The part of an RNA shown here (large-subunit ribosomal RNA, domain II) has 685 nucleotides and comes from Sodaliphilus sp. The prediction has a mean pLDDT of 84. Its Rfam family is "Bacterial large subunit ribosomal RNA". The source organism's lineage runs through Bacteria, Bacteroidia, Bacteroidales, Muribaculaceae and Sodaliphilus.
[in-house]
Context: one part of a larger RNA
């Protein structure tokens, strides 16, 4: 993992609504008793009790009224019948019980444990061999005598080395082991706080601990066994046959509340009302958003003019006065901003009325049952954030959630479209039509040369890319480009300067002359000159040239990790981009044909039938019971295997084989009543 078996809303009581039955202003018995039966008993007696028939007050109480009150006031709750209950059965939900099933970590009680291990008590046992050589003593020397020196002797020590024994430093091996802690080598202690045998003691919030929360029988931050016990679990997981109808929510308020719960909103069953819902038109309203505006307020704000006043300076004995590279009120000119500014002010939305449309799983009321109260993405209007986030918080809306199908290469929520079933029929949507791959290598026109692009999104800025367009200027009296030639004189303008001569810098009515033309000079150059150029002019050449505004498509800017990847191949008057036109492909959309179910309807018919949580309805199967079919069965029951048939389905049936003794139909009844899941339980493979 698979197969087989087992495996989860039950039962009692109380309440509650629905349905059924009986009786009905009444309904009903309980225990108990009697009679009859012997399948869950049947019939009767039993009226104690309970519910209902009257309320009201805290109550005494009073009563179609009562209470409050001083009240014959007002007010509160009732009556005046448009009055229905009650008992039992089935069922829904709630309550009390283990209350759908499995699951704790734990808590408490009573016991069992110190044969492991910790410490202690009593009594025994063990420690090869080697080394060191304390005190003391003796002898000799020495001293006045001790102390002292030397040599022997002696045999101390939590002394030294090292087996047994006890331990466990390092590494390797082992890791479904040989072993639930071992093996090998190295290593520590080895006369001591040593090791060890036997017997005994201390017990669970207790022991014992050279102290690690260590150890207390492979278990220890509170042992083990049994019990309270089915502890509790706002948590996780699981919860079993079929078909049909409807179909949510992830919100508001509150919560020792935030992953729970209560009320409301949203779903569903039953009953009632009967267009009240919704849409459009018209009319009338409330309102301060978008926008706009601010010489209409409150504030903000750029430049300029003016300059109240201040600062600084000059001056004065002082007051004055004068000046100003500063600040600056107010006013003026030009310009400008605001969620918490408004002289203004929409569109939508909202409210009311009238008219029209619509008849739908519209609306409202009562009542049974829920689920849900973690939402998420897109678009639009905003807050927050970085005008960041698959961010976060609101509002309106769509979708996913609970939605299949087609498109988007793939892809919950993007685009198209809402799947009752069948069809080898037709038309379209989005999106597509060169090949993969259904359908145009379709037609016409323009653009792009970058494989740009199709092919993620790209900026400031740069660019004689190219196409279209606007306005202006030059041009056969010859433009533009090229080539040839010229480009002078006063003058080295004046100033400055060491120098300044067109060309460091400053100044200027930058003038004048000769010219076809030539600047008191466009750039290079020199220390300064020189030199080379340009503007300008002539010649040559012979047709367009030069600016400028705007637009299209391209270009640089342009950098990431599987492989150079647009889904791929590939594509250039396109298979790219822009525009126009015709055709075709394309879905569970729509149509056609056939069929089914549901709602409404007398019918003809019309409409509906995606669906999670969830509500409602109708059925199938299993076991047992009662009645029934004068049922079936050794001429072969159940069970098992197989073909076929029937039913929307759960399932049912004939026949064949196997099997070898029981089993079914119908109508009811009662349940240990349906398995794929629970790291489900047991067995097998």
């Nucleotide at each position: 993992g698979c197969c087989u078996a087992c495996g989860a809303g039950u039962u009692g009581c109380c309440g509650u609504g629905a349905c059924g039955u009986g009786c009905g202003a009444g309904g009903u018995u309980a225990a108990g008793c009697g009679c009859c039966a012997u399948g869950a008993g049947g019939c009767g007696c039993g009226c104690a009790g309970c519910c209902g028939c009257a309320g009201u007050g805290a109550a005494a109480g009073c009563g179609a009224g009562c209470c409050u009150g001083a009240a014959u006031a007002g007010g509160g709750c009732g009556c005046c019948a448009u009055g229905a209950g009650u008992a039992c059965g089935u069922u829904u939900c709630g309550g009390c019980a283990g209350a759908c099933g499995c699951g704790a970590a734990a808590c408490c009680g009573g016991g069992u444990g110190a044969u492991c291990u910790a410490c202690c008590c009593a009594u025994g046992g063990c420690c090869a061999g080697g080394c060191u050589g304390a005190a003391g003593u003796c002898c000799g020397g020495g001293u006045a005598a001790c102390g002292c020196c030397g040599g022997a002797u002696g045999g101390a020590g939590g002394g030294c080395c090292g087996a047994a024994c006890c331990g466990a430093u390092a590494a390797g091996c082992g890791u479904u082991g040989a072993a639930a802690a071992g093996c090998u080598u190295c290593c520590g202690g080895a006369u001591g706080a040593g090791c060890u045998g036997u017997g005994g003691g201390u017990a669970g919030g207790a022991g014992c601990g050279a102290a690690a929360g260590a150890c207390c029988a492979a278990u220890c931050a509170a042992a083990c066994c049994c019990g309270g016990a089915g502890a509790u679990a706002g948590c996780u997981c699981g919860u079993a046959c079929u078909c049909c109808c409807c179909g949510a929510a992830a919100a508001g308020c509150a919560u020792u509340u935030a992953g729970g719960u209560g009320c409301u909103g949203c779903c569903u069953g039953g009953g009632g009302c009967g267009u009240u819902c919704c849409c459009c038109g018209c009319g009338c309203g409330a309102g301060g958003u978008a926008g706009a505006g601010c010489g209409a307020c409150c504030g903000g704000u750029a430049g300029g003019a003016u300059g109240c006043g201040a600062g600084g300076g000059c001056u004065u004995c002082g007051c004055c006065g004068c000046c100003u590279g500063u600040c600056a009120a107010g006013u003026c000119c030009u310009g400008u901003c605001g969620a918490a500014c408004u002289c203004c002010g929409a569109a939508u939305g909202c409210g009311c009325g009238c008219g029209g449309g619509c008849c739908a799983g519209a609306g409202c009321c009562c009542u049974g049952g829920a689920g849900a109260a973690a939402g998420g993405g897109g678009g639009c209007g905003g807050g927050u954030g970085c005008u960041a986030a698959c961010g976060u918080c609101c509002g309106c809306u769509c979708c996913c959630g609970a939605g299949a199908g087609g498109a988007g290469a793939a892809c919950a929520a993007u685009c198209c479209u809402g799947a009752c079933c069948g069809c080898c029929g037709g038309c379209c949507a989005a999106a597509g039509c060169c090949c993969c791959g259904g359908a145009g290598u379709c037609a016409c026109a323009g653009c792009u040369a970058a494989g740009u692009u199709a092919g993620u999104c790209u900026a400031a800025c740069g660019c004689a890319g190219u196409c279209c367009c606007u306005u202006c200027c030059c041009c056969a009296u010859g433009a533009c480009a090229g080539c040839u030639a010229g480009c002078a004189u006063g003058u080295u303008g004046g100033c400055u300067u060491g120098g300044a001569a067109g060309c460091a810098g400053c100044c200027a009515u930058u003038c004048a002359u000769c010219c076809a033309a030539a600047g008191a000079g466009u750039g290079c150059g020199u220390a300064a000159c020189a030199g080379c150029u340009c503007a300008c002019u002539a010649g040559u050449c012979g047709a367009g040239g030069g600016a400028u505004c705007g637009g299209g498509c391209a270009u640089g800017g342009a950098u990431a990790a599987u492989a150079a990847u647009c889904g791929g191949g590939u594509a250039u008057g396109a298979a790219g981009c822009u525009g126009u036109g015709c055709g075709c492909u394309g879905a569970a959309g729509c149509c056609g044909c056939g069929g089914g179910a549901c709602a409404c309807g007398c019918a003809a018919g019309u409409g509906u039938c995606g669906g999670u949580a969830g509500g409602g309805g109708a059925g199938c199967a299993u076991u047992c019971c009662a009645g029934u079919c004068c049922g079936c069965g050794c001429c072969g029951a159940a069970g098992c295997g197989g073909c076929c048939g029937c039913g929307c389905g759960a399932g049912c049936g004939u026949c064949c084989g196997u099997g070898g003794a029981g089993c079914g139909u119908c109508u009811g009844g009662a349940a240990a009543a349906g398995c794929a899941g629970a790291u489900g339980u047991a067995g097998g493979c």